[in-house]
RNA sequence: GACUCCUUAGCUCAGUGGUUAGAGCAUGCGAUUGCAGAUCGCAGGGUCGCGUGUUCAAAUCACGCAGGGGUCU
Numbered sequence: 001g002a003c004u005c006c007u008u009a010g011c012u013c014a015g016u017g018g019u020u021a022g023a024g025c026a027u028g029c030g031a032u033u034g035c036a037g038a039u040c041g042c043a044g045g046g047u048c049g050c051g052u053g054u055u056c057a058a059a060u061c062a063c064g065c066a067g068g069g070g071u072c073u
Base pairs, nucleotide, nucleotide: 001072002071003070004069005068006067007066010025011024012023013022018056027043028042029041030040031039049065050064051063052062053061
């Protein structure tokens, strides 16, 4: 340099055009316990990497940029 895949919560990921963006773990609070752990319940936490465009409507489609992985040269 060329091709290709990925970027969504603190972490690992789902969501592939239309209802309010979700799960597990983690965190906080409560129940339980002599205390803790385990277990159960509740809660907080997101400009969906950035920009532009397409569309009535974009996390989702197109283009550009940034970062990361892989293959080739």
Notes:
Predicted 3D model of a 73-nucleotide RNA (transfer RNA) from Phanerochaete carnosa HHB-10118-sp. The organism belongs to Phanerochaete carnosa, within Eukaryota.